[in-house]
Context: one part of a larger RNA
This record gives sequence, C1' cells and structure tokens, in this order.
RNA sequence: UCCGGCGAGCCACGGUGUCCGGCGAGGUUAAGCCAGUGAACUGGCGGAGCCGAAGCGAGAGCAAGCGUGAAGAGCGCGAACAAGUCAGGCACCGCGGGCCCGAAACCGGGUGACCUACCCGUGUCCAGGCUGAAGCCGCAGUAAAAGGCGGUGGAGGGCCGAACCCACGCCCGUUGAAAAGGGCGGGGAUGAGGUGCGGGUAGGGGAGAAAUUCCAAUCGAACCCGGAGAUAGCUGGUUCUCCCCGAAAUAGCUUUAGGGCUAGCCCCGCCUGUGCCUGCCGGAGGUAGAGCACUGAAUUUCCUAGGGGGCGUCAAAGCCUACCGAAGAAUAUCAAACUCCGAAUGCCGGAAAGGAAGAGGGCGGGAGUCAGACUGCACGAGACAAGUCGGGCGGUCAAAAGGGAAAAAGCCCAGACCCGCGGCUAAGGCCCCAAAGUGCGUGUUAAGUGGGAAAGGAUGUGGGGUCUCAAGGACAGCUGGGACGUUGGCUCAGAAGCAGCCACGCGUUAAAAGAGUGCGUAAUAGCUCACCAGCCGAGAGGCCCUGCGCCGAAAAUGUCCGGGGCUGAAACACGCCGCCGAAGCCCGGGGGCCAUACAGUCAGUAUGGCCGGUAGGGGAGCAUUGCCGGUGCAUGGAAGCCGUACCCGUAAGGGGCGGUGGAGCGCCGGGAAGAGAGAAUGCCGGA
Repeated sequence: UCCGGCGAGCCACGGUGUCCGGCGAGGUUAAGCCAGUGAACUGGCGGAGCCGAAGCGAGAGCAAGCGUGAAGAGCGCGAACAAGUCAGGCACCGCGGGCCCGAAACCGGGUGACCUACCCGUGUCCAGGCUGAAGCCGCAGUAAAAGGCGGUGGAGGGCCGAACCCACGCCCGUUGAAAAGGGCGGGGAUGAGGUGCGGGUAGGGGAGAAAUUCCAAUCGAACCCGGAGAUAGCUGGUUCUCCCCGAAAUAGCUUUAGGGCUAGCCCCGCCUGUGCCUGCCGGAGGUAGAGCACUGAAUUUCCUAGGGGGCGUCAAAGCCUACCGAAGAAUAUCAAACUCCGAAUGCCGGAAAGGAAGAGGGCGGGAGUCAGACUGCACGAGACAAGUCGGGCGGUCAAAAGGGAAAAAGCCCAGACCCGCGGCUAAGGCCCCAAAGUGCGUGUUAAGUGGGAAAGGAUGUGGGGUCUCAAGGACAGCUGGGACGUUGGCUCAGAAGCAGCCACGCGUUAAAAGAGUGCGUAAUAGCUCACCAGCCGAGAGGCCCUGCGCCGAAAAUGUCCGGGGCUGAAACACGCCGCCGAAGCCCGGGGGCCAUACAGUCAGUAUGGCCGGUAGGGGAGCAUUGCCGGUGCAUGGAAGCCGUACCCGUAAGGGGCGGUGGAGCGCCGGGAAGAGAGAAUGCCGGA
C1' cells in the first nucleotide's frame, strides 16, 4: 500500500405533535389472581390508580363563576362555542454513557528499592615503584636547653602507575553489533575509595555532596486494577437508491466571541385570501449637486473701534505710522455634525388594468445556519496603501455544471430532467495550432506600438482652429554692407559694443547698421548677430485643441501576444455584410412533479407550467437476517462461489444461461431488526 471480515442515532421510561384503530362524557386498568399440561404466551378476573368532563384563589374557601376590593364598580383568570381517553406506528424533546472512537488528568485500593538514591549489619579488594612527617637512637653542641648533623622510623583525602572505578576530548556508530556502545587518548587508584551478601526507607510519599536527580529502559509526582462507557462547547468518522423543495454565515442576549438561546431565512401539514412587479395618481423628505442667507473655517484689499511704536519739554490734548487688528465693505473660496435652495432613485398610500410566481398571512411539527468570499456603486478606517479592516445597496461563488477570459470559486455570457452524427444564437471570436472571412469600405500607427507603467521630455506623424509675414518678392541659403561722434560716462592696472555700475527715444551719415546677440583679447585686434541691399521665386513662421506613436523603462529557471507567426495587417478607429460559437433558445422522442378540466376514485386523457443544488426538510422504493401465515423448488442436484457479449427495471436491484458445489432453499402477504462501508494516523487477519 492493497484485499477480506468487523465497525457508529440504539434501548427503557416520561413528554409534545401527527397518522391509524377501539370506546366515547367518558376512556383505561396496575400489581396480583384463575384457567389452558402453562415458563414464555393466550383468555378471563382484578376499578386500586391515572387522564378527561370546572374553574378561581396564597389559602380558608366559594363555584359558572372566582380573586382583588368598602363596592353590586373596574380589572385579572374562567364559563357560554362543548371531546376525550387507551393501545399501536412515525417524528422530535427530556432523563439516562445516549451516534461512534479519542485525552492531558482526578480519586480509591494494591504492587514495587533484584535498576537506582541514601542508610544499617557483615565480609572482601587495591600489581609494582617513589617520596620520607612525627617519634626514637647516636654524634656534636650548651650551665641545661633550643637548634644542627647522621641514622632509624614509615606518616599522608602524598607522588607515578595496572587491576578496579569513573566518564573529560575527538572520531565512528544514529532502520546501531548496542533502546547509550566501539576506537584512541583522559581522571581517581589508602580513600568523602571500590565491591559481594543480608536488611531498611514507598507515591504528594521516599531518597537526594541538589540535577526537578533517582525510585525496575516510565518521574514536576512510579506501576497495576478499579470509579469508568470520567469529561472533551474540540478534531476525525458516520455504510443502499430515486423523486420534490431548498437555506444561512444576520439581529438581540450570553465569563459570550470557532459554543449556545430566541428571532430572521428553509421544509412539511392544516386554514386563509392576501402579497410582488410594471405603467398611472397622491404624499412625506433634506441626500447628490449647488450656495454662503445662518453657524463656523480660510485668502487678499479697503475702511476703522481698540492695541503696539514714534513725535509731542513732565503729564495731557493732539499728530504720524510700509506694525497687529474686532465690527463693516469689496472680490474670490471651503464644511459629515453649515443650509437661502435642492434633484434622480428609493420609501409610503390609492384605484382599476396588465404580468409573473412551489408569491402573501395565521396556527402547528422538523431543521440547518450565527468563520463567509470576491466583484460593481456610494461611504467610513488606512497613507484618495493592501488579495487590508468595517458597515450599506446589487451581483456571483458558497450550494452552479456549460461557453468565454491560454490556464484561473467570486469577472463576462448563460441556470445542466434524459436521448438525437437535428437547427438558431449569447459572451467571445473567424491566418495556422483551432470551429468560422487571409471579408468589404475609409482612415491611423512604423513603435512589433499592438503584446505592462507615471511625473516629465521631444522639429515623430495625422486632423482641426487662429495669428503674423509674403509677387510692392516673404522664409532659408548665397554675395555685399554692418559706419561716424566714440575708447559713451563711471569704475579700473586696463574696461575700447561684449568683468561690473549708470544712462539708453543720444546724435550724425544713411538703403541699413544696437552706445551692441554671441565667440574672442591682458586690453586692443579679429569672427559673428540684429539691421539693409542684391541674387533667387512661393509659400514661411508662431500659438491653441485633438488622434496614434517615441523616450522615460534595471532582477534573479525561459522571451510580458497562449504559441506559430502578423505591418495597404492577422494592429488601432469608425462603418457594413456573412459565418462560427454553450448543457441558453428551437425541433423530434422519452420520464417525473404541480395545477386545471374531463373523468370520476383501478387507473387515465388533454392543456399549461415546472424538474442545477451543499446544510437541511418532505416523499417513494431496493437489498440483508430471524419470525408468523400461505404457496412452491430440490441428489433428474438446494445454498454458496466463478463466468457471461443475454433479458427486465429510472435506480438501489431482479432474472436467464454455463461451470463449480453437494443439501438445503425460494416466492406471496405480514411483522421485527445486531439491516447496507471507502475513508475514523479505525480494529482483527492476510498478501
């Protein structure tokens, strides 16, 4: 990993609703007893008890009333309208382990110190070598000593180092040779030493040279059994088929927030006769926009109360002010909590009409849902960030398949009952991959722009507008001129058109020529320009609006069209014709559900509508194993197993045939469940 088997809403009691049945103002027995050969069971007896037929009150109590109250009032609960009860079926609720598996833990009673920790008793072990304390003896020394020297002696948590014990480093080992080892080194090795045997201390307890360390490979509380099916608002799992409908991810409350309860939304039953959309009529309103009349904010100017400053001989009056500035005026602005104004939608009401629907409302029964996601629009939060957070309105997904967007829950188109080698379309497409146009017309783009991007930049190019100049000759180019007072004044070492400052309508000669546009010099010089003439001979220049393009443009596997490839297009814009294209629509056939009519209660016919679906509700069935009643098959071959291209059914399934097998098994009707397996890191067995 696979195969086989096992594996999860059950049961008792109480209750609510519904269906069916008995009896009915009543319904029903329980224990127990009797009988049947009588345990189960059946029949009978048994009326205790329970529910109902009357309520109200705290109660005494009263009673179609009662309570409250002073009340005969008012009010509250009742009566009057009458149905219950006992079995059985189903659904759900309560109480129990209560759909199944699963803790970490808690408590009780026991078992453990053969591992290990410490302690007690009693034994035992430590090759060899080294050092040489005290004491003692002797010599020498002294008044006697002390001290000295030599010898002897053999101390020490002394030294080196095997056994033994330990475990410091590195390597190997890491499904190991080993659930802690191996190799090479290392430490202790007469001691707080090692070790044998016997004994002691026990679970909130022991022991501990102390690490939450050890107490049998288990230790922040051992192990075994029990309470025990602890509890688990958590995770996982929960087994056949078809048909109809079909959610929610919200509100309120919650030691509540991934749980619940009630409501909302879904399903089923009964009753009712309302609801929705469109057009029409009538309303309320203060949003978008706009505005500044209010409340505030903000800008400039004027005017000015007041303040600051200056002058005024102290004080003052007074005067001035390129300071600040209330109120006011003018111009131009801003606002969710501003409004002199004010839509579109939406909302409420009305009448009749049209339309659609498994639409509205009430009562009862069953749920699920309380993590939502993205997207469009208008908002809040954030940074006019986020595949961000929050709410509002709509859509889709969730629970929706199909076509498109290369691929892609939430985007675009469109809602799949089944069948058809039938047709038409939607979005999107029509050169090839790849179904359909290498379609038509007119333009644009040259960037492979298309096929990623901003501020900003640019004689790219198309369209439009406007202004100026121009045959009295423009623009560009070429030729020539571009002068004089004068080197303007100032400044300066110098400043001569051209460092800088000042003036600039300077004047003169002129066709024209600045007290000078730029280059240049130390300063001059020199080269240019403006400006003028000539040559030439037709348009030239500026600005604005707009289409498409260019630059701006750096990233990590392989290139920003899905690819090939595309340039009078296979790009872009506008227009036109045709075609392709889906589970949409249509056509043909079939099935089911609902309604209506006919028919009428076996069933059917016609017409119309409907049949995506998770949680979930409702309905109808199939199969398995006992049992009861009936009826059959079988050694002329039951069940089971294997095979099958055959038959029936919408499906679960049911049959036929062949083989195997060798003794039991079906069908019809009913009734009862240990009643359906692919998943639970499921359990057991096997490969």
Molecule: large-subunit ribosomal RNA, domain II
Organism: mouse gut metagenome